RNAcentral holds the sequence, with entries from MGnify.
The RNA shown here (Bacterial RNase P class A) has 377 nucleotides and comes from a soil metagenome.
The coordinates come from a structure-prediction model, not an experiment, and the mean pLDDT is 76.
Its Rfam family is "Bacterial RNase P class A". About the family: Ribonuclease P (RNase P) is a ubiquitous endoribonuclease, found in archaea, bacteria and eukarya as well as chloroplasts and mitochondria. Gene Ontology terms of the family: dimeric ribonuclease P complex, ribonuclease P activity and tRNA processing.
RNA sequence: AGGAGGUCGAGCAGCCGCUCGCCGCGAGGCGGGAGGAAAGUCCGGACUCCGCAGGGCAGGGUGGCCGUCAACGGCGGCCCCGGGCGACCGGGGGAAAGUGCCACAGAGAACAGACCGCUCCGGGCCGAGGCCCGGAGCAAGGGUGAAACGGCGAGGUAAGAGCUCGCCAGGUCCGCCCGUGAGGGCGGACGCUCGGUAAACCCCACCCGGAGCAAGACCGUGUAGGAGGGGAGUCCGGCCUUCGGGCCGGACGCGGGUGGCCCGCCCGUCCCCCCUCGGGUCGGUCGCUCGAGCCCCCGGGCAACCGGGGGCCCAGACGAAUGGCUGCUGCCCCCGCUUCCUGGGCGGGGGGACAGAAUCCGGCUUACAGACCUCCU
Numbered sequence: 001a002g003g004a005g006g007u008c009g010a011g012c013a014g015c016c017g018c019u020c021g022c023c024g025c026g027a028g029g030c031g032g033g034a035g036g037a038a039a040g041u042c043c044g045g046a047c048u049c050c051g052c053a054g055g056g057c058a059g060g061g062u063g064g065c066c067g068u069c070a071a072c073g074g075c076g077g078c079c080c081c082g083g084g085c086g087a088c089c090g091g092g093g094g095a096a097a098g099u100g101c102c103a104c105a106g107a108g109a110a111c112a113g114a115c116c117g118c119u120c121c122g123g124g125c126c127g128a129g130g131c132c133c134g135g136a137g138c139a140a141g142g143g144u145g146a147a148a149c150g151g152c153g154a155g156g157u158a159a160g161a162g163c164u165c166g167c168c169a170g171g172u173c174c175g176c177c178c179g180u181g182a183g184g185g186c187g188g189a190c191g192c193u194c195g196g197u198a199a200a201c202c203c204c205a206c207c208c209g210g211a212g213c214a215a216g217a218c219c220g221u222g223u224a225g226g227a228g229g230g231g232a233g234u235c236c237g238g239c240c241u242u243c244g245g246g247c248c249g250g251a252c253g254c255g256g257g258u259g260g261c262c263c264g265c266c267c268g269u270c271c272c273c274c275c276u277c278g279g280g281u282c283g284g285u286c287g288c289u290c291g292a293g294c295c296c297c298c299g300g301g302c303a304a305c306c307g308g309g310g311g312c313c314c315a316g317a318c319g320a321a322u323g324g325c326u327g328c329u330g331c332c333c334c335c336g337c338u339u340c341c342u343g344g345g346c347g348g349g350g351g352g353a354c355a356g357a358a359u360c361c362g363g364c365u366u367a368c369a370g371a372c373c374u375c376c377u
Stems, first nucleotide, its partner, number of pairs: 001377008010329007018033006035354001039365002042363005047212004054263004059208005064078005079092005093203002098201002100197003115142002117138009150168006169193002171190008216286004226277006233252008253269006293312008331351009
């Protein structure tokens, strides 16, 4: 000078308050009381309910490999590519299946392209190593661009060109070896040379039922079976019958449910169901905080993490508590005095971020005054 990771994010005392728990007849006493992100609600779970959620389509998500975890888009190790002298950082299925798109510049932007240029043939002019016109060939050179359809050299040719050859780079296919695997190493064949973009459509593999603690459960109070509207059944078989009908089963139809559609499944089909209105309630309790918990030690593992032992209890509110004032200390800044200076001492003043639980966990992302630590280049 940089790179990676982590910790803290004021302390103490007094006074006055708030909330929860325990004790007390009571007055009151004792104890607990925000965060690393409590945030964004972006992922993943636990838990709860929904007529077990089966198949297809549609939709959404993930994307190197192997692990880890309750699960994940997290984390760890490794692999490949790119950047950096380096510590380290960034990226990750398929563009050689198809379609689309590729600004500006440029003649041409993907089965490319004759603007300048190079070459040959025919004709004309002529100042004769030149110029003009017409026909044909050429991707070697110039120029544009982020990118122009491999690079260097030789042969070849009228001039050229993987047209041919040697070397280099890349690709496809095959074989052997190493690795659990991504992949790596070696060898061979083919002149195959194929631009980028998938956070464009798409293809491949795998995963996903929905709603969410206002989930949901119980108790209490009140209203009184309200008013209006809507819905829709037939057939066959069996049994019973007091001959009115009843019961059971099946078929089709209708209605409803299953996040969307189709199938499938389930429920109902006459005193039942649905919608709207009216009336009443809108209180209490549970869920609710002991949990994939926190700290220390030992063992296994490179690590993420796992196993064992010991210790600890750490907010549970719902008009939603966790606060305010004062003093001292500590940190930073400013001013004044002192001192020869770095700096120190004394006095005075000022500052202190981002933000705030709401069912609970594991992550990610974002915000953050300032202070500190470890490792590495």